[in-house]
């Protein structure tokens, strides 16, 4: 310099034949159980789905380029 790949909540990842309010589990904050903790049970909070722009009536999901990880190659 090329090529492949990942990039979604504080961490870990699902959701990819485009359409239902963007989830799950740890983590965290409140509330119950307990003498106290843990565990366990509810409840809540939190995400401009790297970033720009394109296609569409609609993008986290195509498409372009850019940036950062990871691997390969010259």
């Nucleotide at each position: 310099c090329g090529g492949c790949u990942c990039g979604u909540a504080g961490c870990u990842c699902a959701g990819c034949a485009g359409g239902a309010c963007a989830g799950a589990g740890c983590a965290c904050g409140c509330g119950g159980u307990u003498c106290c903790u843990a565990a366990c049970c509810g409840c809540g909070a939190a995400g401009u789905c790297g970033c720009c722009g394109g296609u569409u009536c609609g993008a986290g999901u195509c498409c372009g380029g850019c940036c950062g990880g990871g691997c390969c190659g010259g």
A computed fold for a 74-nucleotide RNA from Actinomadura violacea, annotated as transfer RNA. Model confidence (mean pLDDT): 81 of 100.